[in-house]
RNA sequence: CAGAAUAGGGCAAGCGCGUUAAGUGCCGGCGGAUGGGAUGUUGCCUCCGGACGAAGCGGCGGAAGCUGCGCGGUGCUUGCCCGCAUCCGCUG
Numbered sequence: 001c002a003g004a005a006u007a008g009g010g011c012a013a014g015c016g017c018g019u020u021a022a023g024u025g026c027c028g029g030c031g032g033a034u035g036g037g038a039u040g041u042u043g044c045c046u047c048c049g050g051a052c053g054a055a056g057c058g059g060c061g062g063a064a065g066c067u068g069c070g071c072g073g074u075g076c077u078u079g080c081c082c083g084c085a086u087c088c089g090c091u092g
Stems, first nucleotide, its partner, number of pairs: 001092003008082009017072003026050004031045002036088005056069005
């Protein structure tokens, strides 16, 4: 000097969940995990409280329910891409 590597983010696919409104997003609070180590920011997560808030339409069925096409800033998994501030460490 160069590189590997976090939390996580974007896109795609697959499988689900909701559509009887959970989830997502917003605000406040406690706590937590975050390149191999230490500290820690952005960001992330659990819990509590608050405000806001939605897209359904068909088919089958006696019903329960099943199902098609949609919808949701929806969950998980996989792939690709992106991805640590300081000091030390690792590889060359």
THF (Tetrahydrofolate) riboswitch aptamer from a bovine gut metagenome, 92 nucleotides, folded computationally.
The sequence is in RNAcentral, with records from MGnify.